[in-house]
Molecule: transfer RNA
Organism: uncultured Bacillota bacterium
């Protein structure tokens, strides 16, 4: 210095061809259960969808740039 791929809840991670109210596990918290735990059920809360920008009625999804991290290649 060139290609490529990845950033979505603490944390692993889905999200199809642009349209549903953005979701699952798991941690945390409450409840139930128990002598108290632990397992197990229930529930509820967690999110500028890496940052700007653009396009389009409408973007997590396209474009266009940085930032971060991973491969290849010089």
């Nucleotide at each position: 210095g060139c290609g490529c791929c990845c950033a979505u809840a603490g944390c692993u991670c889905a999200g199809c061809u642009g349209g549903a109210u953005a979701g699952a596990g798991u941690a945390g918290c409450g409840c139930a259960c128990u002598a108290c735990g632990a397992a197990u059920g229930c529930g509820a809360a967690g999110g500028u969808c890496g940052g700007g920008g653009g396009u389009u009625c409408g973007a997590a999804u396209c474009c266009c740039u940085c930032u971060g991290g991973g491969c290849g290649c010089a």